Predicted 3D model of a 427-nucleotide RNA (Bacterial RNase P class A) from an Actinomycetota bacterium. Of the family's consensus pairs, 95% are formed in the model. The coordinates come from a structure-prediction model, not an experiment, and the mean pLDDT is 78. The gene name in the source record is rnpB. RNAcentral holds the sequence, with entries from ENA. Its Rfam family is "Bacterial RNase P class A". The family's RNA type in Rfam is ribozyme.
RNA sequence: GCAGGGGGACAGGCGAUCGCGGGGCUGAAAGGCUCCGAGGAAAGUCCGAACUCCGCAGGGCAGUGCGCCGGGUAAUUCCCGGGCGGGGCAACCCGACGGACCAGUGGCACAGAAAAUAUACCGCCCGCCGAAGCUCACGGCCGCAAGGCCGGGAGCGGAGGAGGGUAAGGGUGAAAUGGUGCGGUAAGAGCGCACCGCGCGGCCGGCAACGGACGUGGCAGGCAAAACCCCGCACGGAGCAAGACCAAAUAGGGAAGCGUUCGAGGACGGCCCGUCCGAAGCUUCCGGGUAGGUUGCUCGAGGCCGCGAGUGAUCGCGGUCCCAGAGGAAUGAUCGCCGCCUCGAUGGGCGGUCGCAGGCACGGCGCAAGCCGGGCCGGCGGUCGUCAGGAGGGGCACAGAAUUCGGCUUACCGGUCCCCUGCAGCC
Numbered sequence: 001g002c003a004g005g006g007g008g009a010c011a012g013g014c015g016a017u018c019g020c021g022g023g024g025c026u027g028a029a030a031g032g033c034u035c036c037g038a039g040g041a042a043a044g045u046c047c048g049a050a051c052u053c054c055g056c057a058g059g060g061c062a063g064u065g066c067g068c069c070g071g072g073u074a075a076u077u078c079c080c081g082g083g084c085g086g087g088g089c090a091a092c093c094c095g096a097c098g099g100a101c102c103a104g105u106g107g108c109a110c111a112g113a114a115a116a117u118a119u120a121c122c123g124c125c126c127g128c129c130g131a132a133g134c135u136c137a138c139g140g141c142c143g144c145a146a147g148g149c150c151g152g153g154a155g156c157g158g159a160g161g162a163g164g165g166u167a168a169g170g171g172u173g174a175a176a177u178g179g180u181g182c183g184g185u186a187a188g189a190g191c192g193c194a195c196c197g198c199g200c201g202g203c204c205g206g207c208a209a210c211g212g213a214c215g216u217g218g219c220a221g222g223c224a225a226a227a228c229c230c231c232g233c234a235c236g237g238a239g240c241a242a243g244a245c246c247a248a249a250u251a252g253g254g255a256a257g258c259g260u261u262c263g264a265g266g267a268c269g270g271c272c273c274g275u276c277c278g279a280a281g282c283u284u285c286c287g288g289g290u291a292g293g294u295u296g297c298u299c300g301a302g303g304c305c306g307c308g309a310g311u312g313a314u315c316g317c318g319g320u321c322c323c324a325g326a327g328g329a330a331u332g333a334u335c336g337c338c339g340c341c342u343c344g345a346u347g348g349g350c351g352g353u354c355g356c357a358g359g360c361a362c363g364g365c366g367c368a369a370g371c372c373g374g375g376c377c378g379g380c381g382g383u384c385g386u387c388a389g390g391a392g393g394g395g396c397a398c399a400g401a402a403u404u405c406g407g408c409u410u411a412c413c414g415g416u417c418c419c420c421u422g423c424a425g426c427c
Base pairs, nucleotide, nucleotide: 001423002422003421004420005419006418007417008416010414012338013337014336015335016334017333018332020037021036022035023034024033025032026031039398043409044408046407047406048405049404050403051239052238053237054236063235064234065233066232067231068082069081070080071079072078083097084095085094086093087092098230099229104228105227107223108222121170122169123166124165125164126163128161129160133156134155135154136153138151139150140149141148142147178196179195180194181193182192183191197219198217199216200215201214203212204211205210243295244294245293246292253286254285255284256283257282258281265277266276267275268274302321303320304319305318306317307316308315309314339396340395341394342393343392348387349386350385351384352383353382354381355380356379358377359376360375362373363372364371365370
């Protein structure tokens, strides 16, 4: 330098003006002053808790979730460390990681002979039957002869057929009854042997998962349990719209008092009388609920710094800080300067190419004037490429607290920091 792996922090900055939510102080009020005001995910609501109410003698069924070991934690299906398996040269990454003959039920598309009761398509091998064809000798007939025809016999030959053996090889698939090699065999096969793998046994190391070496068994027989299922473990339900307190009007409930022609009550009115309305309810109290209000509410398994323990997750001690609390939702807008990303005009440098006019030397022809030919040089213009530079324009993600924490997952512009690996170069 290139390519890659792991982790962390940030999430435009500053200023001015105008606003918004909450708290405090002040003020009779209007208002004024002052402090604070989103996130790494506030999201999905997927796990685990706190808190609250309801339920609950104890146990079980159903249902749901989880499933290697040790540790961390309030708790977890989360995190850390380790084991095993898989991927990568490596840094490192991924894994629902108990059970598939020895409980049961079911599934396995296509392909393939066969998808589990195992089975045999091609191929390989064995003996049996055996067509054509070839060879040999013999017999008969024909022929003067060479020879020809016919017949059965022996040997060779093997198209093909049926039977058996085999699971090495080919071929299918996500998956096919261990793998490699040697021996062995008619051909083969754990049939035998060595090594690897697997099962079992004790031994050694480790807290354990597990690992190691040894002995032993020829091998225990496909895939899938994120199919049902089996085994083990865990789990009561609802959620701040939980819950608690205060509590109006209206309607209804209860009690007491007054009243129904001996007139409760209402209107007029300051009161009485009076007039009118009024043929029955009225007044007071109590209790429950609704609207509304208060609370729960934000100081918390809290943040930061230091020291210590631990490989680490994490924990202990000390210091320091207060950091939204609304109640359908405030946290914003405008302007200026700066930062970052992106697009990019005019103009510029370098190079290629084309055109135009010019200069320089040269060659050919010509007596000469000149004509023709290619070469080099810079200039102007067009066009293409590239390099800086930039007037100006656009943009600065994902997102939006609602009782609170711990996790997981998902979304996300841009740059930045630290550690590590491989390759190449230089010292």